[in-house]
RNA sequence: AGAGUGGGCCAGGCGGUCGCGUGUCGGCUUGUCCGGCAUGAGGAAAGUCCGAACUCUACAGAGCACGGUGCUGGAUAACAUCCAGGCGGGGCGACCCGACGGCAAGUGCAACAGAGAGCAAAGCGCCGUCCGUCAGGGCGGUAAGGGUGAAACGGUGGUGUAAGAGACCACCGGCGGCUCAGGUGACUGGGCCGGCCAGGCAAACUCCCACCGAGAGCAAGACCAAGCAUGGAGCGAGCGCCAGAAACUGGCGCUCAGGGGCUGCUCGUCCCAGGCUCCGGGUAGGUUGCACGAGGCGGCGAGUAAUCGUCGUCCUAGAUAGAUGACCGCCACCCUACGGGGCACAGAAUUCGGCUUAUCGGCCCGCUCUGCAC
Numbered sequence: 001a002g003a004g005u006g007g008g009c010c011a012g013g014c015g016g017u018c019g020c021g022u023g024u025c026g027g028c029u030u031g032u033c034c035g036g037c038a039u040g041a042g043g044a045a046a047g048u049c050c051g052a053a054c055u056c057u058a059c060a061g062a063g064c065a066c067g068g069u070g071c072u073g074g075a076u077a078a079c080a081u082c083c084a085g086g087c088g089g090g091g092c093g094a095c096c097c098g099a100c101g102g103c104a105a106g107u108g109c110a111a112c113a114g115a116g117a118g119c120a121a122a123g124c125g126c127c128g129u130c131c132g133u134c135a136g137g138g139c140g141g142u143a144a145g146g147g148u149g150a151a152a153c154g155g156u157g158g159u160g161u162a163a164g165a166g167a168c169c170a171c172c173g174g175c176g177g178c179u180c181a182g183g184u185g186a187c188u189g190g191g192c193c194g195g196c197c198a199g200g201c202a203a204a205c206u207c208c209c210a211c212c213g214a215g216a217g218c219a220a221g222a223c224c225a226a227g228c229a230u231g232g233a234g235c236g237a238g239c240g241c242c243a244g245a246a247a248c249u250g251g252c253g254c255u256c257a258g259g260g261g262c263u264g265c266u267c268g269u270c271c272c273a274g275g276c277u278c279c280g281g282g283u284a285g286g287u288u289g290c291a292c293g294a295g296g297c298g299g300c301g302a303g304u305a306a307u308c309g310u311c312g313u314c315c316u317a318g319a320u321a322g323a324u325g326a327c328c329g330c331c332a333c334c335c336u337a338c339g340g341g342g343c344a345c346a347g348a349a350u351u352c353g354g355c356u357u358a359u360c361g362g363c364c365c366g367c368u369c370u371g372c373a374c
Stems, first nucleotide, its partner, number of pairs: 001370010012331007020040008028031001042345001046356002049354005054217004066213005071085005086100001087098004101208002106205002108201002124145001125142007154172006173197001175194008221288004231279005236256008258272005295314008333342003
């Protein structure tokens, strides 16, 4: 210098004019008011995919079913997250990726090609034998070689044989058992024995094993509560019945909307009346939940790290159909045909911890490879 790799950070700046939400102070004309001051989106606020807090409902305990997770150790309130490690794969390397328990329990799956794809098979080939018109054919043996495929029942060499074959032997690989050493562990390195080889897929199963898991969600939930309608109680009004000789009183029942005029009746039309008080649930609406929290920043300490402890310091949106905006000027950055144009992804909605996805331009740090110079 070029190429690459891992991590952290920023998310245009300044000024002016107008406007919006919230808080607070003040004013008088007490309002859906005016004025001053302060404050007002993100690294992802997003997808709503995981995990929790909080709230209500359900619940004796246990099991089944269903769903989820799946190497080991640690971190954490918890997790499908993070850190460290193991194993496997990729890269020259820094480094990256991995649902990474179990298929010598059961059930199941494997396109095309191929003779054969699951208690293997025999098309070509090789060997033996029989026939033969000498081209070849029948029967039997075999699986070393060729061919197909992602995958064909270990590899190399030898013994052996008609040809061959773990049929047998040596070594290697793999598997199982026992054992030694290291490690908390996953696992790693070695020794002995065994049989002779066991295929792949569990992000295949209403398969196995281990562990975890009630449901719904801030439109959760709690409080206050108008009008209209409705439930209950008391009072009142009207009618009827009973008791009493009656006035009237008492008791019981029903009604609380109908009654009356014009007419003999219906329709039509007109007039009057169509209770009062209290309590309850509930609607609109309002308040709360709701901004001090598993909180941010800094120092020190423990730890490889994630993280934890301790001390100091700070308070930092809270709307409800949703405020956080618009315009202008200058500067910065990018492109330019010098006229100008562009300047990302995107926006809180109860709150946190993660994951994933989107993203203009730029800054900083560690490391790797290659080339050159000293």